[in-house]
Context: one part of a larger RNA
RNA sequence: CCUACAUCAAGACGGAGAGACCCCGUGGAGCUUUACUACAGCUUGGCAUUGGGUCCGAUGUUAUGCUGUGUAGUAUAGGUGGGAGACUUUGAAACCAGAGCGCUAGCUCUGGUGGAGUCGCAAUAUGAAAUACCACCCUGUAUGAUGUUUGAUCCUCACCGUGACCGUUAACCGGUCUCGGAACAGUGUCUGGUGGGUAGUUUGACUGGGGCGGUCGCCUCCUAAAGAGUAACGGAGGCGUUCAAAGGUUGGCUAAGUUCGGAUGGAAAUCGAACUGAUAGUGCAAGCGCACAAGCCAGCUUAACUGUGAGGCCUACAAGCCAAACAGAUGGGAAACCAGGAGCUAGUGACCCGCUGCAUAACACGUGGAAGUGGCAGCGCUCAACGGAUAAAAGUUACCCCGGGGAUAACAGGCUUAUAGCGCCCAAUAGUUCACAUAGACGGCGCUGUUUGGCACCUCGAUGUCGGCUCGUCUCAUCCUGGAGGGGGAGCACCUUCCAAGGGUAUGGCUGUUCGCCAUUUAAAGAGGUACGCGAGCUGGGUUCAGAACGUCGCGAGACAGUUCGGUCCCUAUCUGAUGUGGG
Numbered sequence: 001c002c003u004a005c006a007u008c009a010a011g012a013c014g015g016a017g018a019g020a021c022c023c024c025g026u027g028g029a030g031c032u033u034u035a036c037u038a039c040a041g042c043u044u045g046g047c048a049u050u051g052g053g054u055c056c057g058a059u060g061u062u063a064u065g066c067u068g069u070g071u072a073g074u075a076u077a078g079g080u081g082g083g084a085g086a087c088u089u090u091g092a093a094a095c096c097a098g099a100g101c102g103c104u105a106g107c108u109c110u111g112g113u114g115g116a117g118u119c120g121c122a123a124u125a126u127g128a129a130a131u132a133c134c135a136c137c138c139u140g141u142a143u144g145a146u147g148u149u150u151g152a153u154c155c156u157c158a159c160c161g162u163g164a165c166c167g168u169u170a171a172c173c174g175g176u177c178u179c180g181g182a183a184c185a186g187u188g189u190c191u192g193g194u195g196g197g198u199a200g201u202u203u204g205a206c207u208g209g210g211g212c213g214g215u216c217g218c219c220u221c222c223u224a225a226a227g228a229g230u231a232a233c234g235g236a237g238g239c240g241u242u243c244a245a246a247g248g249u250u251g252g253c254u255a256a257g258u259u260c261g262g263a264u265g266g267a268a269a270u271c272g273a274a275c276u277g278a279u280a281g282u283g284c285a286a287g288c289g290c291a292c293a294a295g296c297c298a299g300c301u302u303a304a305c306u307g308u309g310a311g312g313c314c315u316a317c318a319a320g321c322c323a324a325a326c327a328g329a330u331g332g333g334a335a336a337c338c339a340g341g342a343g344c345u346a347g348u349g350a351c352c353c354g355c356u357g358c359a360u361a362a363c364a365c366g367u368g369g370a371a372g373u374g375g376c377a378g379c380g381c382u383c384a385a386c387g388g389a390u391a392a393a394a395g396u397u398a399c400c401c402c403g404g405g406g407a408u409a410a411c412a413g414g415c416u417u418a419u420a421g422c423g424c425c426c427a428a429u430a431g432u433u434c435a436c437a438u439a440g441a442c443g444g445c446g447c448u449g450u451u452u453g454g455c456a457c458c459u460c461g462a463u464g465u466c467g468g469c470u471c472g473u474c475u476c477a478u479c480c481u482g483g484a485g486g487g488g489g490a491g492c493a494c495c496u497u498c499c500a501a502g503g504g505u506a507u508g509g510c511u512g513u514u515c516g517c518c519a520u521u522u523a524a525a526g527a528g529g530u531a532c533g534c535g536a537g538c539u540g541g542g543u544u545c546a547g548a549a550c551g552u553c554g555c556g557a558g559a560c561a562g563u564u565c566g567g568u569c570c571c572u573a574u575c576u577g578a579u580g581u582g583g584g
Base pairs, nucleotide, nucleotide: 001584002583003582004581005580006579007578008577010576011575012574014571015570022405023404024403025402027401028400029397030396031395032394035201036200037199038198039197041194042193043192045190046189047188048187049186051155052154053153054152055151057149058148059147060146061145062144063143064142065141066140068138069105078137079136080135081134082133085119086118087117094113095112096111097110098109099108100107101106159181160180161179163177164176165175166174167173204216205215206214213233217239218238219237220236221235222234240386241283242342243341247301248300249299250298251297252296253295256276257275258274259273260272261271281290282289284347286345287344288343305328306327307326308325311322312321313320317387330339331338332337353380354379355378356377357376358375362373363372412459413457414455415454416453418452420448421447422446423445424444425443429439430438466541467539468538469537471533472530473529474528475527476526479504480503481502482499483498484497485496486495487494506520507519508518509517510516547565548564549563550562551560552559553558
């Protein structure tokens, strides 16, 4: 070196299982609720099934009777019309008694006595003249009739039920009788409420993983690399309006600051001068403009008009923006001209649907009309997740499932090295004196790849995760043992630096612990790498499924780097590697 057997399991990111964690899908399912919308169920009322009496009340109609007071005026004048008489032995005035009304003045009715008159027209007064009489009405009211109806109560015939008997040797059903309830209940239909009992669904995206937080449309500046445009959870700010003048036009004007001077008067009010020259002002953020002013003041005004719109800018679309000119009517100006809002760039919302106004007659469900539709002009959306899925929507899952992703997190590796560890430079200061025996501020420069991180590059058709056990191996920035230099080293001890990795480098108590604290030893009880070495070697105490409980949070389902008890660790070794024993 080849080969065989036995043994071990470090590697073949070993085998098995399209990762259960994490994210994604306008995926699914279970569960919850003060998510949305429905539906059972329960309930309110109307009508029907559903009939008959009585009483109290309400209300309508009708008949009869009454009722009616502003002031002035004989006096309690309802309105209008007719009207010169009307009522009375079928009992007038007056008186007595009673009842009702009432504005306390009186009016009306009934009974008795009484036995012949009472009232009006005319005149005064009044807006209106006699309830003398008749008719039709009004306000309120009484009685009767009638209709409707609330409530109470009674009835029996619907309807409901008990019991007995029969069909029938039948716990249903039907018939007959009896008793009870009763027009209620029950049922049907319409309607208001309630309604996780049930059902269907919704519950946004961006995001240096996701969640939490923040943001989402529009305007201005920088980033933006001197045309335009240009990203980030890059750096700064604004908007969701305002103005009838802050619009149009004509004419005119020029700010702001500094210095000096000047009563009250001051840093700053108003006055004067000089100098600088736009620093001022522009309704509101910024930028760009603006003195011929777009800034400031005044006069007159409404172009903050109607109908069109050549031609352009921008642009995927849809939108957005600029605009001469023509017609009509108008304002200012002597005129030329200017004016279709505002110095410009924000001040916003598609489509559908609905409402309002106007004009017209295009459609008009056999025809003619009409309802309605269409046209033009407005109005109604923090549809702000602002190109707006619906008129209408929240959660939870550790009971979970599927499809995917190393496009994206947790372990490990990689890159980086802020942080960490270690070193060096400068040397203020401490060290009685003296920077450098020792220590070393403020700062500066590195190394390592052991910490905490950042990034998200292999792996999600799986790279098993803390600690312990077993078994190692390497580094040296050396804990002990060895050899040296310096000392603020008398000695012993010790401090600091250099060389050095040969060997060595604890047992117990507590805790799942690594770590740490404690006890007692030791020459010493080193620091690290090795997938925070090692689970196809062991364990399984911790973490990290399903059960259960506490605290806290949540209405709840449930949740918690909070706690607590419990909780399946598979693999017969093909290759590499390793050990032992043979053969060649």
Notes
A computed fold for a 584-nucleotide part of an RNA from a bacterium, annotated as large-subunit ribosomal RNA, domain V. Its Rfam family is "Bacterial large subunit ribosomal RNA". The coordinates come from a structure-prediction model, not an experiment, and the mean pLDDT is 83.